[in-house]
Context: one part of a larger RNA
């Protein structure tokens, strides 16, 4: 000198774009942060519509028994309605957050899979026939404070289950061709066995089922790089490697029987400390050195450990079980929770924000679509936390005014500075107008009556910090008197201190300005 995710003093006019718990992977009140689909399926409330007509009747007839009767209309049927639940898909494995763990095929970079899988999209081929029993809802009837059950009964379904069909598919045994990096790959054929389907509908479509490529996404396995410590030298029994089995989508001690006795290390094993990694950011003339906030890729975590289910994908942040801490609720019998989403809070700390609006845009789940949901996201609010950008006024204006300092008492000096005159209106109030962002016909704008534009007002609404011995740009008065203090480093202060403190000046940066803290 330069950087910062900054803090602390003193100080503060505005905009524009970005950034804000580095500390306690400490605890959390509250609300919000994952649904949807009625074009899969049963039930279906309120509530209209029509059918129907129970019982009520002003009124008028009466032999007083009743009759007729405008109107109100109840049960029932049948349509429409769709609230709340339920069965069912498809989604909650994305999107969001955090760095605690981890030195390791985690990353990061390049190869390999002839050892694999991939819902939803796209291309092609080829089918969808005929059947069956349930369980929810739901009605009863019962346990329990509660939370949550229990048993009869009824029912649908793209929910479940056999049967059919049957390949270019799986298996098993065969046979020929062809290629290659070994194991083996691919085609082509023969025989046997074995496996599939589900409808909806506004008739326009949207599903469904097998097969076969594509994309996309994921999983293994390798070379190579990836911090200190030797005042850590031995480390290793599933260990090393082989045979079979088993297991997984797949390879393989992954795992399990057996058999052998291997493996790994001074070219640093092990074992202890600290770290998520990168793409990048900072700083240098480079070469290193740092360092990994925000964005962006990958990993890895969801109160602590464990465990598996489902699913095309999880061993799953707002799923499920066990166990441990806590909190909480309770009739003491047993329950309920999980902010390292988003706001918020209470601790911790030098120190980091609003319990905001809005799905209008980008996306993103579900729907055929309307359109629901979407604390992702856009936006608005704090906060000079940074960067850039404007402004706090131009121009004249010597009686070189008053005051201040200061004098050698003449003066100087603050100083064109002010005052004055002339002129401007960025900013600022006000007042009128009014977007882009919304694409292809229409609507549909949170931001926002915002930016912008156009008038009026009137210098009007706005300058501080720090320092002035040398380094280092800036010097004089006075208080003080080794005291009171400065101080980055040398060093000032013990009666004229340009070094302390005040005032006058200057000087530097400037809405900032010094100090600290850390990197180069």
């Nucleotide at each position: 000198g330069g950087a910062c995710g900054a803090a602390c003093g003193c100080u503060g006019g505005c905009g524009g774009c970005g950034u804000g718990c580095u500390u306690a992977a400490c605890a959390c009140a509250u609300g919000c942060a994952a649904g949807u689909c009625g074009a899969a399926c049963g039930a279906g409330a309120a509530u209209c519509u029509a059918u129907g007509g129970a019982a009520a009747g002003a009124g008028g007839a009466u032999u007083c028994g009743u009759c007729c009767a405008a109107u109100u209309g109840a049960a029932a049927u049948a349509g429409a309605g769709g609230a709340c639940a339920g069965u069912g898909g498809c989604g909650g494995a994305c999107g969001g957050g955090u760095g605690a763990g981890u030195a390791a095929c985690g990353c990061g970079u390049g190869a390999g899979g002839a050892a694999c899988c991939u819902g939803c999209c796209u291309u092609u081929c080829a089918g969808a026939g005929g059947g069956g029993g349930a369980c929810a809802a739901c009605a009863g009837u019962u346990g329990g404070a509660a939370a949550c059950g229990a048993c009869u009964g009824c029912u649908a379904a793209u929910a479940c289950c056999g049967c059919a069909u049957a390949a270019c598919g799986c298996g098993u045994a065969g046979a020929g061709g062809u290629c290659g990096c070994a194991u083996g790959g691919c085609c082509u054929u023969u025989a046997c066995g074995c496996c599939a389907a589900a409808g909806a509908u506004u008739u326009a479509u949207c599903g469904c089922u097998g097969a076969a490529a594509g994309a996309u996404g994921g999983c293994c396995u390798c070379g190579c790089g990836u911090c200190u410590g030797a005042u850590u030298a031995g480390c290793u029994a599933g260990u090393u490697g082989g045979u079979g089995a088993g297991g997984u989508a797949a390879c393989g001690g992954c795992c399990c029987a057996c058999c052998a006795a291997g493996g790994c290390g001074a070219c640093g094993a092990u074992c202890a400390g600290u770290a998520g990694c990168c793409g990048g950011a900072c700083u240098g003339a480079g070469a290193g050195g740092u360092u990994g906030a925000a964005c962006g890729g990958c990993c890895a975590c969801a109160u602590u450990g464990g465990g598996a289910c489902u699913g095309a994908g999880a061993u799953a942040c707002g799923g499920c079980c066990c166990a441990g801490a806590c909190u909480c609720c309770u009739a003491c019998g047993g329950g309920a929770g999980g902010c390292a989403g988003c706001a918020g809070u209470g601790g911790g700390g030098a120190a980091u924000a609003u319990u905001g609006g809005g799905c209008a845009a980008u996306g993103g789940g579900c729907g055929c679509a309307a359109g629901c949901c979407u604390g992702a996201c856009c936006c608005a609010g704090c906060a000079a936390c940074g960067c850039c950008g404007c402004g706090u006024g131009a121009a004249g204006g010597a009686a070189g005014a008053a005051g201040g300092c200061u004098u050698u008492c003449g003066g100087g000096u603050u100083g064109u500075a002010a005052a004055c005159u002339u002129c401007u209106u960025u900013u600022g109030u006000c007042a009128g107008g009014g977007a882009c962002g919304a694409g292809c016909a229409g609507a549909a704008g949170a931001c926002g009556g915002u930016a912008c534009c156009u008038g009026a007002c009137g210098a009007a609404u706005a300058a501080g910090c720090c320092a002035c011995g040398g380094c280092u740009a800036a010097c004089u008065a006075c208080g003080u008197g080794c005291c009171a203090g400065c101080a980055g480093c040398c060093g000032c202060g013990g009666u004229a201190a340009u070094a302390c403190g005040u005032a006058g000046g200057u000087g530097g940066c400037a809405a900032g300005c010094g100090u600290u803290g850390u990197c180069c």
The part of an RNA shown here (small-subunit ribosomal RNA, 5' domain) has 520 nucleotides and comes from an uncultured bacterium. Its Rfam family is "Bacterial small subunit ribosomal RNA". Its family is annotated with structural constituent of ribosome and ribosome in the Gene Ontology.